[in-house]
Parts: sequence; C1' cells; structure tokens
RNA sequence: GGUGUGGCUUAGUCUGGUAAAGCGCUCGGUUUGGGACCGAGAGAUCGGAGGUUCGAAUCCUCUCACC
Repeated sequence: GGUGUGGCUUAGUCUGGUAAAGCGCUCGGUUUGGGACCGAGAGAUCGGAGGUUCGAAUCCUCUCACC
C1' cells in the first nucleotide's frame, strides 16, 4: 500500500438513502428417473469496536486477519 460483503465467487464505496448478481442449497412444475429448463423460497445487518449524521457497506479514528 491492497484486500475483507449470504455456503462459494463478486458487484455496490468515487456521489451516504430499500444490500444485488452468478453458482450452490431447499420446495414445486416438467421427466419413468437423473440431468437440463421453468417458477418460488431460505440465507450476509458488510472482519471487530467507537465516532459523525435524520440516515453509514460507503465518511473519520482505533483495531484484527491475509497478501
């Protein structure tokens, strides 16, 4: 100096305003069954703590882990 965000891989940070996508998982449809496809759903309060603000993943300070 860089990175840290659902189980995994990432977006979102610049410009503060409902945390998103792919894969995976669960249920249903389709199929003799599986796979593929279609529909629905669960799952992260954003490494931790504090501060600023009406409001913080986003800004500020400290701190932890990895490179």
This is a predicted structure of a 67-nucleotide RNA (transfer RNA) from a marine eukaryotic metagenome. The prediction has a mean pLDDT of 82. Its Rfam family is "tRNA". The RNAcentral record of the sequence draws on MGnify.